The prediction has a mean pLDDT of 84. This is a predicted structure of an 83-nucleotide RNA (c-di-GMP-I riboswitch aptamer) from a bacterium.
């Protein structure tokens, strides 16, 4: 130095559930709680999935807007220093 990851060190984040709250909904936020995470830090590129509307329509599907990303992929940044 890397984006390599150790029975190292210092730490960090916080799943499900529960309570409250916002939203038509997917889902978000706060508190609690830890399943886990070497980027489970930030963003949201392309997909997947989900919600709403709409045309056609038996259904499937298409289009538009939204949600999520701790589903995959992509971009930016980053503690430590064994192999």
């Nucleotide at each position: 130095c890397a984006g390599c990851g150790a029975u190292a060190a210092a730490g960090g984040c916080a799943a499900a559930g529960u309570g409250g709250u916002c939203g038509a909904g997917a889902g978000g936020c706060c508190a609690u709680g830890a399943c886990g995470c070497a980027a489970a830090g930030c963003c949201g590129u392309g997909g997947a999935u989900c919600c709403a509307g709409u045309c056609a329509u038996u259904u499937u599907u298409g289009c538009u807007g939204g949600a999520c990303u701790g589903c995959c992929u992509g971009g930016c940044u980053a503690c430590c220093g064994a192999a």
The sequence was found by an Rfam model in a public genome assembly.